[in-house]
Molecule: small-subunit ribosomal RNA
Organism: Candidatus Cyrtobacter zanobii
RNA sequence: AUGAGAGUUUGAUCCUGGCUCAGAGUGAACGCUGGCGGCAUGCCUAACACAUGCAAGUCGAACGGAUUAAUAGAUGCUUGCAUCUAUUAAUUAGUGGCAGACGGGUGAGUAAUGCAUAGGAAUCUGCCUUAUAGUACGAAAUAACUAUUGGAAACGGUAGCUAAUGUCGUAUAUUGCCUAAGGGUGAAAGAUUUAUCGCUAUAAGAUGAGCCUAUGUGGGAUUAGCUAGUUGGUGGGGUAAAGGCCUACCAAGGCAACGAUCUCUAGUUGGUCUGAGAGGAUGAUCAGCCACACUGGAACUGAGACACGGUCCAGACUCCUACGGGGGGCAGCAGUGAGGAAUAUUGGACAAUGGGCGAAAGCCUGAUCCAGCAAUGCCGCGUGAGUGAUGAAGGCCUUCGGGUUGUAAAGCUCUUUCAGUGGGGAAGAUAAUGACGGUACCCACAGAAGAAGCCCCGGCUAACUUCGUGCCAGCAGCCGCGGUAAUACGAAGGGGGCAAGCGUUACUCGGAAUUAUUGGGCGUAAAGAGUGCGUAGGCGGUUUUGUAAGUCAGGAAUGAAAUCCUUAAGCUCAACUUAAGGGCUGUUUCUGAAACUGCAAGGCUUGAAUAUCGGAGGGGAUAGCGGAAUUCCUAGUGUAGGGGUGGAAUCCGUAGAUAUUAGGAGGAACACCGGAGGCGAAAGCGGCUAUCUGGACGAUUAUUGACGCUGUUGCACGAAAGCGUGGGGAGCAAACAGGAUUAGAUACCCUGGUAGUCCACGCAGUAAACGAUGAGUGUUAGAUGUCGGGAUUUAUCUCGGUGUCGUAGCUAACGCGUUAAACACUCCGCCUGAGGAGUACGAUCGCAAGAUUAAAACUCAAAGGAAUUGACGGGGACCCGCACAAGCGGUGGAACAUGUGGUUUAAUUCGAUGCUACGCGAAAAACCUUACCAGGCCUUGACAUGGUGGUCGUACGACUAAGAAACUAGUCGGUCAGUUCGGCUGGACCAUCACAGGUGUUGCAUGCCUGUCGUCAGCUCGUGUCGUGAGAUGUUGGGUUAAGUCCCGCAACGAGCGCAACCCUCAUCCUUAGUUGCCAUCGGGUAAUGCCGGGAACUUUAAGGAAACUGCUGGUGCUAAGCCAGAGGAAGGUGGGGAUGACGUCAAGUCAACAUGGCCCUUAUGGCCUGGGCUACACACGUGUUACAAUGGCGAUUACAAUAGGAAGCGACGGGGUGACCCUGAGCAGAUCCUCAAAAAUCGCCUAAGUUCGGAUUGCACUCUGCAACUCGGGUGCAUGAAGUUGGAAUCGCUAGUAAUCGCAGAUCAGCAUGCUGCGGUGAAUACGUUCCCGGGUCUUGUACACACUGCCCGUCACGCCAUGGGAGUUGGUUCUACCUUAAGUAGGUGCGCUAACCUCGCAAGAGGAGGUAGCCUACCACGGUGGGGUCGAUGACUGGGGUGAAGUCGUAACAAGGUAGCCGUAGGGGAACCUGCGGCUGGAUUACCU
Repeated sequence: AUGAGAGUUUGAUCCUGGCUCAGAGUGAACGCUGGCGGCAUGCCUAACACAUGCAAGUCGAACGGAUUAAUAGAUGCUUGCAUCUAUUAAUUAGUGGCAGACGGGUGAGUAAUGCAUAGGAAUCUGCCUUAUAGUACGAAAUAACUAUUGGAAACGGUAGCUAAUGUCGUAUAUUGCCUAAGGGUGAAAGAUUUAUCGCUAUAAGAUGAGCCUAUGUGGGAUUAGCUAGUUGGUGGGGUAAAGGCCUACCAAGGCAACGAUCUCUAGUUGGUCUGAGAGGAUGAUCAGCCACACUGGAACUGAGACACGGUCCAGACUCCUACGGGGGGCAGCAGUGAGGAAUAUUGGACAAUGGGCGAAAGCCUGAUCCAGCAAUGCCGCGUGAGUGAUGAAGGCCUUCGGGUUGUAAAGCUCUUUCAGUGGGGAAGAUAAUGACGGUACCCACAGAAGAAGCCCCGGCUAACUUCGUGCCAGCAGCCGCGGUAAUACGAAGGGGGCAAGCGUUACUCGGAAUUAUUGGGCGUAAAGAGUGCGUAGGCGGUUUUGUAAGUCAGGAAUGAAAUCCUUAAGCUCAACUUAAGGGCUGUUUCUGAAACUGCAAGGCUUGAAUAUCGGAGGGGAUAGCGGAAUUCCUAGUGUAGGGGUGGAAUCCGUAGAUAUUAGGAGGAACACCGGAGGCGAAAGCGGCUAUCUGGACGAUUAUUGACGCUGUUGCACGAAAGCGUGGGGAGCAAACAGGAUUAGAUACCCUGGUAGUCCACGCAGUAAACGAUGAGUGUUAGAUGUCGGGAUUUAUCUCGGUGUCGUAGCUAACGCGUUAAACACUCCGCCUGAGGAGUACGAUCGCAAGAUUAAAACUCAAAGGAAUUGACGGGGACCCGCACAAGCGGUGGAACAUGUGGUUUAAUUCGAUGCUACGCGAAAAACCUUACCAGGCCUUGACAUGGUGGUCGUACGACUAAGAAACUAGUCGGUCAGUUCGGCUGGACCAUCACAGGUGUUGCAUGCCUGUCGUCAGCUCGUGUCGUGAGAUGUUGGGUUAAGUCCCGCAACGAGCGCAACCCUCAUCCUUAGUUGCCAUCGGGUAAUGCCGGGAACUUUAAGGAAACUGCUGGUGCUAAGCCAGAGGAAGGUGGGGAUGACGUCAAGUCAACAUGGCCCUUAUGGCCUGGGCUACACACGUGUUACAAUGGCGAUUACAAUAGGAAGCGACGGGGUGACCCUGAGCAGAUCCUCAAAAAUCGCCUAAGUUCGGAUUGCACUCUGCAACUCGGGUGCAUGAAGUUGGAAUCGCUAGUAAUCGCAGAUCAGCAUGCUGCGGUGAAUACGUUCCCGGGUCUUGUACACACUGCCCGUCACGCCAUGGGAGUUGGUUCUACCUUAAGUAGGUGCGCUAACCUCGCAAGAGGAGGUAGCCUACCACGGUGGGGUCGAUGACUGGGGUGAAGUCGUAACAAGGUAGCCGUAGGGGAACCUGCGGCUGGAUUACCU
């Protein structure tokens, strides 16, 4: 016998670091709820004010009186009364004694006159105990009382009488005290009646009190100096007692960085709460000490007070008053008001315990014991127990099956604790006395009867669903929930937790190792001072002896009781209480030990220092000297430019520049050497010479003998910029001016240019003053450069510096690694979330700029470090793509077609919106479609299934009428089928109930499908390995490829989805087959034709094969993979084309294709119909068609295809029409018949024009489809004949049978194509190449991005709110100081006045003296007043910055090379972020050089 963690920074990770939670506690309060009992506790706020009652009295055995009653006697007489005396009993105002200094309350003040612990000497102590001795003789007053008198009262005045245990004197003195040793001095009280109680002195004790010392006992240094009775001494005084406690004199001390003084806060301790402990917080109840008693001051009495319920004075407040004057003090118990979130009865009793007085009886006691109120806390008990499944009803959920509430209830069988009613009834009390109290406890009775709530249910944190709501209402301790499917809001059902309570709020400790003694850190997270010297302090080599302060051991004392722990015991248990033991971790003291530390003394040489010799060095200061270059001046030569930039301009130059030559002037800086090389404490130091001077290093012996290390305060040095005075001024260059750039350009660039830069002397004292790494000592692998010295000898070793790599170890990682960031020790400095802020105020320094020191309010839940994966970069490297380039043709201009936006409209239905919407959904909007609009109609419905009831032989068809139709009304026809022969099965209709229906909503609830990156070459996994981890490796590297294609290497080895291949098609050949296709050979026939016989060769058809694989040769590649060239081949390096689309991205698209959850409508958002609309039209955009013409148009002539389709179809031949088309209808369900060719080509005309180009628009007349061409179809003929002459900026497609150009077919379709999907004909140009634009891939780098650059983010300005600084002042608190004033009181002086004791005189009266005293004076002093300061608050027009606030303004400073690298210090400038100069740093990318 004792230590638990979690959430939250990120896309993810590790770390640092704060915030928050889970625990325990409370004198608590609030919300909801509330049965009983026991034990405790109960104004934390206003030491705010208090009405009323009570809280300290008692003694007649101290005293004289008074009053009442009784008895006895006497007197008077009105004979039953009055008076007097004595005795007894009782009561008591006053004198006197003791007690009112205890008990009770409160915590204002007090940081030490306090408290705690341990000691001490210079003291007193009533009552109590013990002991000894004594208690004699006298005296004078005074209250009460009487008389009189003042006052409203409170309270007095005067005169007179009187007692004592009241007061005084004398005597005595065992003892005591003082002493100069002779002596001097000092007491008493009696009562009562035989026994005590008292009294006095002294000595002791006990108890209590006073004083002193040491140690401990809060915060602030933005409080650093304080002190004049102050520190000490001597004499004197004073006190119970030591002492500057007081006074006179003398001296000049005393306290303080180990924190004095000042200021803020606070009663203190035992203890209490928490914690594993160490600690931290706290000081209710109980107990010890202190302080206070309306505020301030003062003394008196007394053993004890400077006195809570005493006195005096002053002040504030309050009450009474006759206005003259008086009274009061709840921080005692109750109680009231006020304050406050908040805290009780104006109760009972002295029965118990204790206290005061008394001889005692007894009296007093709001101390105390009890009761009352309050769930305020702790503890205990109860609200029932057993059985009970149709798993009842109801509720809730549901996948509609059921599940759950739930043995729960009901029902049945029992019990009666508690509460209730009735009866009995204690202990507490040794004789009497019981407030509590008819209480505890016991017995009886009745009946499940009277007794359960609160919080929570997203994670932390135990516990889940439905409905409502829809960023609203609300929740929230932190993270965070809520924007239509909320386990997070509200409600319900269910569940979890605790329970007469449960939650919330507040506060304390814990968790927090988040102030770290136990037990943290400082290279980059917050944190090493810019550097040194050195004082105090801290720490300190080796050895001997002594000592014993620290240390250790043993003993003793103390550490109050209670509390705590253990063991027992008593209340039925427990809480609670009691007993015993332990503990109280502390302090003091005695004895001992001597290792270590300290101290004292003496040695030692290794730490440190000195001497000698030697070499190295941009170490410092001063003076002198030198050459190159820039600029300027003079002179010469010479002529038109120069200069500058991305490109320009300002600028200089014909008054001669630039260029060049010579001479001169002046200032500043020192090329090459020069180096990660040297020196210095750091800052820093670079031409040469001289002088002066500091330090380090090596070697050798010798000397001193711990002399050392660190270092608060202090002192010194300290880049650049800056300041002052005086010089100097060549170049450069803040400010400034001009020129450019730009939307702007207070900048970057250019031309000028002043302070300054330089010197001397002062000041300033800061930098990214950096190795972001304090100094010193010791220990712990190496390898390799380099500087200085030495040894030995050419190979090493060694000492001191300076670099790189690296082991162990350390680190969050990066990294450090004998030059430590390793392992230890010593000393100093510094840090404790981010912002506010290195700011404000204060102080110090400075000429100023400013520096140093250095907060708070308020706001946030993060801020931060290192590393990871991505993404991004106006970073780098490599590679690819019709990406650019090289070409060809277009679009953008025109007209028209078509789609979209917009507008319009009753409606112009809906969707698609960068690439990846816009000839898209739609492979066909006149009706239909159709979803839209207007109007007219229907309501179980146009459509499905089922239930119930009914009707019917039907159903259905035809006709008539109204109407726009849907539909309505009527008439007629029709009178079912099967059958096992059973109203058995099927059917239709009507009514009704369930339900149908919805192109309504949500593509951000979904499925399926699709687009895009992208046919780009990527995306992953298993095992292993590396890393704390996210992750990495593999997948990177060297080659190669169209390719993560393949090869090689490699801590990886393998595998999967992708790539490729397998599939289809085209190109060559072979085989098989030969009709509807074919016709070389043979034969026949025709005007002609494979027309016929026949043929199976060819073409072709359609099935199966072959063929192509870098296979072969050469070259190249180190090898390999491969690449290049060639041969052969129909085809050559994936042969062309297609299908095929990895992991994923875009909340991409689609609820209107279909399906589908939720929500919504249900005589309508459903259904039917007619008409209209989707076709509108100032305009804008996309995609196309036709053109602008001669590579053409028109006319004429004449050949050559391939897909594909065809029965409500394709439609030949023939006929008609200018034509669209019409009439007729052969053949064909197709290698057979039909659609079925056209352009290019050839010939002719046109001749550069708005045309013989172009065809829009419009008119007239026809034709086709179709119920129907008005809105709103296609075509034809005639006529009309617009714009347009090749298209601005910009932009698109395409690399070969491709572009371009020409037509053909098909789907949809009654009809309608310039669109779409296919087909063939003709058929080019160009690609040097990868610098650039765009997109993509791989590697690498930077990052403050991760919604990922359409990112992030800075500052001014404007607006709202919040706290705060300054501020003319205003106002309050507190404190210091000088002076004035002095109440009461005390001390001293005086004391004409007054005066009993004692003395003297006197017969006496009286007089005098001594002594006392009123009064007066002096000193001290509270309150108060005046003046001057210090300090702290409140408030203040105005003003400064700061913080904060979904969508304000201006820019874009930072993060990538952030587009001028950034940052630090300083100075100037500017709307703002900022810009520029000077010096510094890397915490800069890229590239080159060196190593």